Two RNAs folded together computationally: RNase P RNA and transfer RNA, 477 nucleotides in total. Rfam match: Bacterial RNase P class A. Its family is annotated with dimeric ribonuclease P complex, ribonuclease P activity and tRNA processing in the Gene Ontology.

RNA sequence: GCGGAGGGCCGGAUGGCCGCGGCACUGGCAACAGGGUCGAGGAAAGUCCGGACUCCAAAAAGCAACGGUGCCGGGUAACGCCCGGGCAAAGCAAUUUGACGGAAAGCGCCACAGAAAACAGACCACCUGUCGUGCAGGUCGGGCAACCGAAACCGCCGACGGGCAAGGGUGAAAAGGUGGGGUAAGAGCCCACCGCGCGGCUGGCAACAGCGGCGGCAUGGCAAGCCCCACCGGGAGCAAUGCCAAAUAGGGACCGCGCGUCGCAAGACGGGGCCGCUUUGGCUCAGCAGGUCCGGGUUGGCAGCUAGAGCCUUGCGGGCAACCGCCGGGCAAGAGGAAUGGUCAUCGAACCGGGGGCAACUUCGGGGAACAGAAUCCGGCUUACAGGCCCUCCGCGCAC
RNA sequence: GGUCCCAUAGCUCAGCUGGAUAGAGUGCACGCCUCCGAAGCGUGAGGUCGCAGGUUCGAAUCCUGCUGGGACCGCCA
Repeated sequence: GCGGAGGGCCGGAUGGCCGCGGCACUGGCAACAGGGUCGAGGAAAGUCCGGACUCCAAAAAGCAACGGUGCCGGGUAACGCCCGGGCAAAGCAAUUUGACGGAAAGCGCCACAGAAAACAGACCACCUGUCGUGCAGGUCGGGCAACCGAAACCGCCGACGGGCAAGGGUGAAAAGGUGGGGUAAGAGCCCACCGCGCGGCUGGCAACAGCGGCGGCAUGGCAAGCCCCACCGGGAGCAAUGCCAAAUAGGGACCGCGCGUCGCAAGACGGGGCCGCUUUGGCUCAGCAGGUCCGGGUUGGCAGCUAGAGCCUUGCGGGCAACCGCCGGGCAAGAGGAAUGGUCAUCGAACCGGGGGCAACUUCGGGGAACAGAAUCCGGCUUACAGGCCCUCCGCGCAC
Repeated sequence: GGUCCCAUAGCUCAGCUGGAUAGAGUGCACGCCUCCGAAGCGUGAGGUCGCAGGUUCGAAUCCUGCUGGGACCGCCA
C1' cells in the first nucleotide's frame, strides 16, 4: 500500500424569535399572568422471549393434558439471552456459522426412475451343473490339396437350475470405504489402514479428547412427521386493578343458591293458600347478597405512574470472560387521544459540476442530512438505518 | 396500548397429517346453436400460492423473520 476479520462510538452543530407538555415558585379571590427548570431512541419499532406489578380463594408441592426448551459448564431476578469450552462445517489466516438430545423404544413416510427403497433383492454382466436328431471356431477321422465327415473334449447358442453381489445402469439415498490376499466367479470370506460399535486406562467438573483392547459390521435417511427422554411453564393482562362522580328501562334470558307447593323419598312444578259457580278480580305468604349473556347509560376525574433487580462511570478487588463486590461521582420525560415543534441566521458531511495537479489532494459554485418517534416499567432478541470516526487482529506485496 | 386470526386465478373458495401437470364455481376470450341476442353446449387463456430465508431428495403445506389486512378487549348500574 492492497484485501479482509472482530469490537466500540456518533448519527447534523450553535444562536435569536415564536409556540407545546410536566413540575414547583411568585402575583391574583379566581380565570389567568410572569420568569425558572426538565422534556424521545439506539432502535422508543415488531410484540418474539423472560420478569416486576395487579387481579383471578391460594400459586408452595404433585398429577394429567397442552405448550416450550434441548452438546457441556458458568453468569443472571429470569430467559429461548450473554460468556467460556467441546464437536461439526467454511476459510491460507484473523475469524465465522450451527433448532447441536434420542433413528440398536415404537409407529409412519421415502414420489419419479430403478431389478431392488428397508425382516433386502437379483435386470444386465460374471461363474457353474444338467439337457439338446443345436452350431462347427479349435479338435478328432479321411484326403497331396481344395474339401468331406464326426460331435468325446474346449468354445459358442438355447432351455431349465444353482452360486454370487465386486462391476454396469437408476436415484437425494443401493446395506461400511481403500488396498491386498483368496476364489469356479465372488464376497469382511481373510488381512492391513480408515470408519462404526462395546468394554478398559489416562486427562478434563463436564461436553469430550487421547491411548490401547475386543467385535467382522449388525445399525440407510427424515424427529422444523408422530413420538421417547430430561428440564421449564397455573391463567389473564395497566383497556390489569382500586376509588369517586354523572346518566339510564335499576329491563330480559339462562345458571346458582334460597323459598314455597306436591311427594315417605328420589324428584317434579314456579308460584302457593284463602274468598269467588266460571271469566274478571280481591286478600295474604314467599327473592336475591352471586355468575354468564342480551339490552340500557356514559365516553368524566383520581390512583396505579415512574427512584427501580435503575442506567452511565473514575478507582480498587475477584474472575479467561459474561459478570460480581466495595468506595466515590453523575443522570433522571411521565403526558394520557397524547407535548418534545416551527421559523430565521451562521456553519455544515454525503453527492453533483468547473478549474489546478502525474497522483494523493486542493480550490470555486451548487446541494443540503439515514432509520425512526415514548404510552406501566425493566432484561434480552429480531428487524430498519444515508454517512462518518476510533481501536484490535489476519493475509499478501514493497521498503528498511 | 394489549390479545388473537387471515393472505391461493379478476372475484368467492378448496387443497395445507409434504410427492412434481395447484383445482372448482363465477367472470373473460373464441367456436357451435339462433334471423339477432340471452340461456345452453364445447374449447382455451389466466397463478412470483403475500415477501425473504431455512429444514427436506422434494415446500402452497413444516419452521423463522418481515409485509399487508381483519376481529375482539374500557367504565357504570